RNA sequence: GAAGCCGGCGGGGUGGUCGCCGGUUCCAUCACGUUGUGUUGGGACGGGAGGAAAGUCCGGACUGCACAGGGCAGGAUGCCUGCUAACGGCAGGCGGGGGUGACCCCAGGGAAAGUGCCACAGAGAGAAGACCGGCCCCCCGUUGGGGGACCAAGGGUGAAAGGGUGCGGUAAGAGCGCACCAGUGUCGGGGGUAACUCCGGCAGCUCGGUAAACCCCAUCCGCAGCAAGACCAAAUAGGACGGCGUCAAGGGUGGCCCGCCCAGACCGUCGGGUUGGUCGCUGGAGCCUGCGGGCAACCGCAGGCCUAGAGGAAUGACCACCGUUCGCCCAGUGGGGGUAACCCCGGGCGUCCACAGAAUCCGGCUUACAGGCCGGCUUCGACC
Numbered sequence: 001g002a003a004g005c006c007g008g009c010g011g012g013g014u015g016g017u018c019g020c021c022g023g024u025u026c027c028a029u030c031a032c033g034u035u036g037u038g039u040u041g042g043g044a045c046g047g048g049a050g051g052a053a054a055g056u057c058c059g060g061a062c063u064g065c066a067c068a069g070g071g072c073a074g075g076a077u078g079c080c081u082g083c084u085a086a087c088g089g090c091a092g093g094c095g096g097g098g099g100u101g102a103c104c105c106c107a108g109g110g111a112a113a114g115u116g117c118c119a120c121a122g123a124g125a126g127a128a129g130a131c132c133g134g135c136c137c138c139c140c141g142u143u144g145g146g147g148g149a150c151c152a153a154g155g156g157u158g159a160a161a162g163g164g165u166g167c168g169g170u171a172a173g174a175g176c177g178c179a180c181c182a183g184u185g186u187c188g189g190g191g192g193u194a195a196c197u198c199c200g201g202c203a204g205c206u207c208g209g210u211a212a213a214c215c216c217c218a219u220c221c222g223c224a225g226c227a228a229g230a231c232c233a234a235a236u237a238g239g240a241c242g243g244c245g246u247c248a249a250g251g252g253u254g255g256c257c258c259g260c261c262c263a264g265a266c267c268g269u270c271g272g273g274u275u276g277g278u279c280g281c282u283g284g285a286g287c288c289u290g291c292g293g294g295c296a297a298c299c300g301c302a303g304g305c306c307u308a309g310a311g312g313a314a315u316g317a318c319c320a321c322c323g324u325u326c327g328c329c330c331a332g333u334g335g336g337g338g339u340a341a342c343c344c345c346g347g348g349c350g351u352c353c354a355c356a357g358a359a360u361c362c363g364g365c366u367u368a369c370a371g372g373c374c375g376g377c378u379u380c381g382a383c384c
Stems, first nucleotide, its partner, number of pairs: 001380009012322007020048002023045006030038003050355001054366002057364005062225004074221005079093005094108001095106004109216002114214002116210003131155002133151002136148005163181006182206002184203008229279004239270005246265002250262004286305008323353001326350005334345004
């Protein structure tokens, strides 16, 4: 210098003007149950989006309902150890795969419980198979053809035909036998908390793949969600209870009146619903700094800080200057740094500055993101 790998930071800045949403405080105002609380208006001071606020995928806090215990169904997860409130998250390892490498990827239990599937090709895709082929025997019209048995070495198909090489063996063959190598299982020993790994012995054990196919095994999960939920409460309508004094004189009983019963109006009380208001609501598994423990995730201690809280939903607009990206024009062929390859340095105008907007809160995951900055590392080349 070129090409890469990993991690982190930040996400335009400053000033002015005009606004928007909360908070504190002061003044005025009005109301009440008057050291106060609230209404309305104004002033001052201070605060006001994110790294993802997003998708709402996972986990928790919180709230209500349900709940003796257990099971079924359903869902999720699946190497080990740790972290955590918890997790399907994170950290460090193990195993497998990829890359020359830095490093990256993996739902990574069970295929010997059972079932299913394995396109095309191929004879055969399973506790498989015989197309070509090998070999033996028989027959015929004998360089050949046909029939019967055996075989799975070689060829061929395929993503995959199921250990490999060699020797023996055989009619030809085959873990059929043996040696070595590979794998699996098992036994013993060493290392490691463990996953696992190393060494040695033994067993021909080498039963195709597929479980992000059904399934089996193990572990975990009660259901709903802040529109959760709690409280206050007006008018109107409706409900229950009381008053039976009042109004009206309805219905029933009765031939009629009185009486009695029922119902209505009215008055009072109570409870529920609609609408409205208040709380939940933001001080918290909080943030920053330092020290200590730990490889790390993370934990502990000390000090400091308060950092939106709306409810159809504020956090904005404009101007000036600066920064940044790109383009055009002008000036310049010079200056600076370095051993070198090489790098850096002007003025004017225009333009760009993403993804995206809190809604109960928190821990994660995933996805989106213009133009940057910083640190560590790898490979190749050149120079000293």
This is a predicted structure of a 384-nucleotide RNA (Bacterial RNase P class A) from a bacterium. The model forms 94% of the base pairs in the Rfam consensus. A source record names the gene rnpB. Rfam family: Bacterial RNase P class A. It is annotated as a ribozyme. Gene Ontology terms of the family: tRNA processing, dimeric ribonuclease P complex and ribonuclease P activity. The sequence is in RNAcentral, with records from ENA.